[in-house]
Context: one part of a larger RNA
């Protein structure tokens, strides 16, 4: 519980697409469902309220009256909401045309540096590692060095509070396929829009299944140290895993801890991509305007404060999600999903 809230106190679903529903631009006609008006009927009596009356008063009792509200009917009003006219319009939304930027996605090909390993040359006693050591490697020739080869993974510099993507995320080069965005023109459609319960899809890392692959790194594990101990931190090794294909899992401090959309509300200064104009020492630079992004600062305003401040946490509107003292507990039980791990939905007793 018709309230107040959700950046940090409890609280924004991880993100998108979209069904129902909710909400929805300007205008004409019509309707009269919502809405509004008076009227009529009904809403038993008693009671409550008002005015009287009766018991000496009151309580009590009796008589009369009224308000408000609900429901129904017919009549009327037509501003707003709704319905109808597949009416009209173009400012929302979309299409078209011309340009533009980009680590957006998928598939294929390919490049160099580096680590490791193998082979060959040369070469000799150490190498490695640490705070110091030791385990370890090495005279069966290591480390170092030159040449050749194998293999896997990641792409230094450029690289930028740069860019792109709904989010997760995306970075060598190149080809093919492909999504979205921005600017300009204003040719076309004519409200086609916004949000979104259920639903569907995407979704880091770890993990799981089957089959590959395995250089480096590295849970587990082993050894060496340290220590009172050392199931750790440090060192030497090292298996899952990390990589690929297909399938599952569906969670994260999935964060801007800030839902989406629209409108309005001082400025200053960087930067990215366009467009237009102007200037100049013109194939470039600078300035101004404007559109779209991305940062910093800051006024009003807001905020418990911190801070936010045209990328709002300001001022308004619509829709959705969520919160309601701490613990018990994001647990139990039940349901659904999953191969499992578990996920999701989600209490109570009790206690402070």
């Nucleotide at each position: 519980c018709u309230g107040g809230g959700c950046g940090u106190a409890a609280a924004g679903u991880g993100c998108g697409c979209g069904u129902a529903g909710g909400c929805g631009g300007c205008u004409u006609g019509u309707u009269a469902a919502g809405u509004c008006g008076g009227u009529u009927g009904u809403u038993a009596a008693a009671g409550c309220c008002c005015u009287c009356a009766g018991c000496u008063u009151a309580a009590c009792u009796g008589a009369g009256g009224a308000u408000c509200g609900g429901c129904a009917a017919a009549c009327g009003a037509u501003a707003c909401u709704g319905g109808c006219a597949u009416g009209g319009c173009u400012a929302g939304a979309g299409u078209u045309c011309a340009a533009g930027a980009g680590a957006g996605a998928g598939a294929g090909g390919u490049g160099g540096a580096a680590u490791u390993c193998u082979c060959g040359g040369a070469g000799u006693a150490g190498c490695g590692g640490u705070a110091a050591a030791a385990u370890g490697c090495g005279u069966a020739g290591a480390u170092c060095u030159c040449g050749a080869g194998a293999g896997g993974a990641a792409c230094a510099u450029c690289g930028g509070u740069u860019g792109c993507g709904a989010a997760g995320g995306c970075g060598g080069c190149u080809u093919c396929u492909u999504g979205g965005c921005u600017u300009g023109a204003u040719a076309c459609u004519g409200a086609c829009g916004c949000u979104a319960a259920g639903g569907c899809g995407c979704g880091a890392a770890a993990g799981c299944g089957u089959g590959g692959g395995g250089a480096g790194c590295a849970a587990a594990c082993a050894g060496g140290a340290u220590u009172a101990g050392a199931u750790a931190c440090c060192c030497u090794g090292g298996u899952a895993g990390u990589c690929c294909a297909c399938g599952c899992c569906g969670u994260a401090a999935a964060c801007g801890a800030u839902g989406a959309u629209c409108a309005c509300u001082a400025g200053a200064u960087g930067u990215u991509g366009g467009u237009u104009u102007u200037g100049c020492c013109u194939a470039g630079c600078a300035a101004a305007a404007u559109c779209a992004g991305u940062g910093u600062c800051g006024u009003a305003g807001c905020u418990a404060a911190c801070g936010c401040a045209u990328u709002a946490a300001g001022u308004g509107a619509u829709c959705c999600g969520c919160c309601u003292g701490g613990g018990g507990a994001g647990u139990a039980c039940g349901g659904u999903c999953g191969c499992a791990a578990g996920a999701u939905u989600a209490a109570a007793a009790c206690u402070c």
The part of an RNA shown here (small-subunit ribosomal RNA, central domain) has 352 nucleotides and comes from a metagenome. Its Rfam family is "Bacterial small subunit ribosomal RNA". Gene Ontology terms of the family: structural constituent of ribosome and ribosome. Its mean pLDDT, the model's own confidence on a scale to 100, is 87. The RNAcentral record of the full RNA draws on SILVA.